[in-house]
Molecule: transfer RNA
Organism: Homo sapiens
RNA sequence: GGGGGUGUAGCUCAGUGGUAGAGCGGAUGCUUUGCAUGUAUGAGACUUUGGGUUGGAUCCCCAGCACCUCCA
Numbered sequence: 001g002g003g004g005g006u007g008u009a010g011c012u013c014a015g016u017g018g019u020a021g022a023g024c025g026g027a028u029g030c031u032u033u034g035c036a037u038g039u040a041u042g043a044g045a046c047u048u049u050g051g052g053u054u055g056g057a058u059c060c061c062c063a064g065c066a067c068c069u070c071c072a
Base pairs, nucleotide, nucleotide: 001071002070003069004068005067006066007065010024011023012022013021027041028040029039030038048064049063050062051061052060
């Protein structure tokens, strides 16, 4: 320098056009003498940035950024 991939909750990931879920973690209640376990409840991301297409974009298109990988 060129090709490809990834970017969504604190972490690991799902969601492929109709304003976002799960597991773990953390909070509170119950259970216990207390802890752990179990159980219930609720919180937490406007989805990497900017623009475009669309009546409507996490999703499609363009450009950028970060990281991973391959070639040189």